Annotation
A computed fold for an 85-nucleotide RNA from Haloplaca sp. 2 TL-2023, annotated as transfer RNA. The sequence is in RNAcentral, with records from ENA. Taxonomically the source falls in Haloplaca (Eukaryota, Fungi, Lecanoromycetes, Teloschistaceae). Its mean pLDDT, the model's own confidence on a scale to 100, is 82. Rfam family: tRNA. It is annotated as a transfer RNA.
RNA sequence: GCCCGUGUGGCUUAGGGGUAAAGCACUACACUCGUACCAUUCUUGCGAUAUGUAGGGAUCCAAGGUUCGAUUCCUUGCACGGGCA
Repeated sequence: GCCCGUGUGGCUUAGGGGUAAAGCACUACACUCGUACCAUUCUUGCGAUAUGUAGGGAUCCAAGGUUCGAUUCCUUGCACGGGCA
């Protein structure tokens, strides 16, 4: 230099023209346990694993084009990976 692939919440991915989804993570609550206070198994505060419920978080890498409508199609660029020379 040429060719191909990938770019989507904090992370891993799905979706591939008509409201962007799941798992993990995060936050709150419930349950359970521990601990402080206390005469006390209650209440309250603090801490923790699992489980359950609820919740927040994305201008879909960038710019332009096509379209009534683009994360999706086209063009160019950028980043990363691979191949050829």